[in-house]
Order: sequence, then structure tokens, then C1' cells
RNA sequence: CGGGAUGUAGCUCAGCUUGGUAGAGUGCACCGUUCGGGUCGGUGAGGCCGUGGGUUCGAAUCCCGCCAUCCCGA
Repeated sequence: CGGGAUGUAGCUCAGCUUGGUAGAGUGCACCGUUCGGGUCGGUGAGGCCGUGGGUUCGAAUCCCGCCAUCCCGA
């Protein structure tokens, strides 16, 4: 320098193909259970989706630029 992949909750990921209310597990807080802890059960908080634009009535999703990480090539 060229090509490709990934970026969504503290962490690990789904959702993107086919645009229409952002989800799961784990972790965290509280409650129940226990003499207490763990386990188990219940409830709740927590992200407007890497970033800046564009298209659209409407964008995590489509298009373009950029950034970060990883892989391949020179």
C1' cells in the first nucleotide's frame, strides 16, 4: 500500500439476508428460600447499536467516508 472479517448491556453473543417497539446468557441490585453462605426461584436496573454523513414516512439493518481490532497478500 491492496483485499477481507469484526464492532450491539460490565462480559460473551443473537437480531442485519427480508428496514417498522433493541433481545438472550452471564454478571450486578433487591426479594424469597437457608441458622448463615452457596444453589434454586422471582423482580428490577443497565445499550437509542464504533464514528460522521446520505437514502427513506421510518435505519442496528441499505449506501458512502472515517476510526479501532484481527486475518491474508505485497